[in-house]
RNA sequence: GAGUUUCGCUAGGGGUGCCGAAAAGGCUGAGAACACACCCUCGGAACCUGAUCCGGAUAGUGCCGGCGUAGGGAAAGCGAUUCGGGCCGCGG
Numbered sequence: 001g002a003g004u005u006u007c008g009c010u011a012g013g014g015g016u017g018c019c020g021a022a023a024a025g026g027c028u029g030a031g032a033a034c035a036c037a038c039c040c041u042c043g044g045a046a047c048c049u050g051a052u053c054c055g056g057a058u059a060g061u062g063c064c065g066g067c068g069u070a071g072g073g074a075a076a077g078c079g080a081u082u083c084g085g086g087c088c089g090c091g092g
Stems, first nucleotide, its partner, number of pairs: 003083001006080005011041004016035001017027003047072003053066004
């Protein structure tokens, strides 16, 4: 100190389904709602739309895959850390 890594704080964005009468409990998941949680912020599949979509599986589901090089989508600042660069000194 332009940049790299990771972390923290602030700021911003986001989702909360299925089975069950309901509660409990169970399924997938980072998260299945009120969590001082979790995820995402331009290398943008966090999330929304298409979608009451298509294929497969399942007890069932937005469970898995496709769609998807689709159309949208928040987007910065500080601190630490790490790597890297420059300079100075010392030693070889």